[in-house]
Context: one part of a larger RNA
RNA sequence: GGCAAUCGGUGGAUGCCUUGGCGCUGAGAGGCGAUGAAAGACGCGGUAGGCGGCGAUACGCACCGGGGAGCAGCCAAACGUGCUUUGAUCCGGUGGUUUCUGAAUGGGGAAACCCGGCGGGAGUCAUGUCCCGUCAUCCCUUGACUGAAUACAUAGGUCUUGGGAAGCGAACGUGGGGAAGUGAAACAUCUCAGUACCCACAGGAGAGGAAAUCAAAAGAGAUUCCCAUAGUAGCGGCGAGCGAACUGGGAAGAGCCCAAACCAGGUGCCUCCGGGCAUCUGGGGUUGUAGGGUCUCCAUCAAGUGAUUCACUAUUAGGCAGGGGAAGUGUCUGGGAAGGCACGCCGUAGAGGGUGAAAGCCCCGUACCUGAAACCGAAUGUGACGCUGGAGAUACCUGAGUACCACGAGACACGCGAAAUCUCGUGGGAAUCCGGGAGGACCAUCUUCCAAGGCUAAAUACUCCUCAGCGACCGAUAGCGAACUAGUACCGUGAGGGAAAGGUGAAAAGAACCCCUGUUAGGGGAGUGAAACGAGAACCUGAAACCGAUUGCCU
Numbered sequence: 001g002g003c004a005a006u007c008g009g010u011g012g013a014u015g016c017c018u019u020g021g022c023g024c025u026g027a028g029a030g031g032c033g034a035u036g037a038a039a040g041a042c043g044c045g046g047u048a049g050g051c052g053g054c055g056a057u058a059c060g061c062a063c064c065g066g067g068g069a070g071c072a073g074c075c076a077a078a079c080g081u082g083c084u085u086u087g088a089u090c091c092g093g094u095g096g097u098u099u100c101u102g103a104a105u106g107g108g109g110a111a112a113c114c115c116g117g118c119g120g121g122a123g124u125c126a127u128g129u130c131c132c133g134u135c136a137u138c139c140c141u142u143g144a145c146u147g148a149a150u151a152c153a154u155a156g157g158u159c160u161u162g163g164g165a166a167g168c169g170a171a172c173g174u175g176g177g178g179a180a181g182u183g184a185a186a187c188a189u190c191u192c193a194g195u196a197c198c199c200a201c202a203g204g205a206g207a208g209g210a211a212a213u214c215a216a217a218a219g220a221g222a223u224u225c226c227c228a229u230a231g232u233a234g235c236g237g238c239g240a241g242c243g244a245a246c247u248g249g250g251a252a253g254a255g256c257c258c259a260a261a262c263c264a265g266g267u268g269c270c271u272c273c274g275g276g277c278a279u280c281u282g283g284g285g286u287u288g289u290a291g292g293g294u295c296u297c298c299a300u301c302a303a304g305u306g307a308u309u310c311a312c313u314a315u316u317a318g319g320c321a322g323g324g325g326a327a328g329u330g331u332c333u334g335g336g337a338a339g340g341c342a343c344g345c346c347g348u349a350g351a352g353g354g355u356g357a358a359a360g361c362c363c364c365g366u367a368c369c370u371g372a373a374a375c376c377g378a379a380u381g382u383g384a385c386g387c388u389g390g391a392g393a394u395a396c397c398u399g400a401g402u403a404c405c406a407c408g409a410g411a412c413a414c415g416c417g418a419a420a421u422c423u424c425g426u427g428g429g430a431a432u433c434c435g436g437g438a439g440g441a442c443c444a445u446c447u448u449c450c451a452a453g454g455c456u457a458a459a460u461a462c463u464c465c466u467c468a469g470c471g472a473c474c475g476a477u478a479g480c481g482a483a484c485u486a487g488u489a490c491c492g493u494g495a496g497g498g499a500a501a502g503g504u505g506a507a508a509a510g511a512a513c514c515c516c517u518g519u520u521a522g523g524g525g526a527g528u529g530a531a532a533c534g535a536g537a538a539c540c541u542g543a544a545a546c547c548g549a550u551u552g553c554c555u
Base pairs, nucleotide, nucleotide: 001554002553003552004551005550006549007548008547009546015540016503017502020474021473022471023470024469025468026467027466028465029463030462031168032167039101040100041099042055043054044053046079049075050074051073052059061095062094063093064092065091066090070083071082072081106115107114108113116135117134118133119132120131121130122129137165138164139163140162143159144158145157146156172203173201174200175199176198177197183190187237213220214219224251225250226249227248228247234242235241255455256454257453258399262283263282264281265280266279267278268277269276270275288433290398291397292396293394294393295392296391297390298389303388304387305386306385309384310383311382312381318376319375322370323369324368328343329342330341331340332339344361345360346350352364353363354362404428405427406426407425408424409423410422411421414440435450436449437448438447439446490497491496510539513525514524515523516522
């Protein structure tokens, strides 16, 4: 030095565990904010570092309910001092207080700071000082004053009354903009993709929506979502790839209001005094087998329907604290009984968790029953109220720089194609119901619908958040980055990046006292405990690498 065995050390794998995560389901909520939010800074405790709570009334104040014996949050004990059956701590509700920053809004500013005006108050002989209130901008609106071109006036300006906006928020939504890596085995049309990302705006959903739609000789009857049609028809350097619709089956189900004609009225201007024009208000009216107006005539207060408003339903259901809630003993082993044995009991409760091991009957609960002063608060139904006739004549109305065309683009599954359809830009530019659009160039016939105004629940999407529950999900290198002081420590000028780190024991019973020593280091006795030379805090189990001791063998 090697090998082997044994005994240790180191180390923290493995097993077991779970306070934390992950995914989902059902309900709820789907917003907060100038009555100052979200997010913070700084403070507040007897001693007070962190977390949580709170705001100079500062671990809390008042009231109303619940609850019923202890309490002064957690890490985290100890000491000190208090509170509490005159009901504390605690739970729920409503108020009050709520420094400073922050949309931040009196002005400024390098956020949490600096400096003001006005009114009132405290204090001072007085000033300084302090306290309370108030003072940003924009939009709409009320009123007053002022006031051009321009005489009256108007526009404008100044102040004022009342109301509103702003900022934040996880995803979902609509709209305005809009890539590239990539794929095409290179690359340019194409693809990725109208994706990512940026911006604006909205709601609990949003968008869409009551046919100028489809269809095809038969018909359907708003929109949205799902399944099929179908990877079909098509599009495509006909490459890579992209990719419908008709129709059928389901979820849901709901339809309406204006503009105009006409009638009445207000205001202004013009007037040939008949009225006309403009504008506003009320009535009327809203569609395609055309409808409406006007004129003439007929019928009629019954039925149907409604998403708005009001009343009742409704001091409701329900939500936000709670309350009641059955039934087991003996014995054995053991440190410990819930285990074994024996004999019982309850069950609308044998879900689950805890208790010294494995408990229906020990504890918390569970089934079931029950409960609210205050605050929030439906659905549904009923009524009020709103809406809904027919015949003839007339030709007054039925959305114009619109439809459409040309050129240039975009969207449609459709890349200019035979390219319809839809939407923009530039230029041109209709018809008016004997009218107009569409049916994939275009024309005719036929069919079908009525553009150029608007609203509309449900079925659909999502989950920052609350409650209840579930899992052939993880179990500390896993599961969220984070089971622990975690978006912490640390890194970076900054945007930003971003950890490691769980387990004594049933109970601290956490080792009094003694000894070695420079020692609050470490160790040995003693003691506790079921276990402490293998639970001693560097604490469950405690693998391997690695280090050492002893013994044997080999060199």

This is a predicted structure of a 555-nucleotide part of an RNA (large-subunit ribosomal RNA, domain I) from Solidesulfovibrio aerotolerans. The coordinates come from a structure-prediction model, not an experiment, and the mean pLDDT is 84. The source organism's lineage runs through Bacteria, Pseudomonadati, Thermodesulfobacteriota, Desulfovibrionia and Solidesulfovibrio. The sequence was found in a public genome assembly.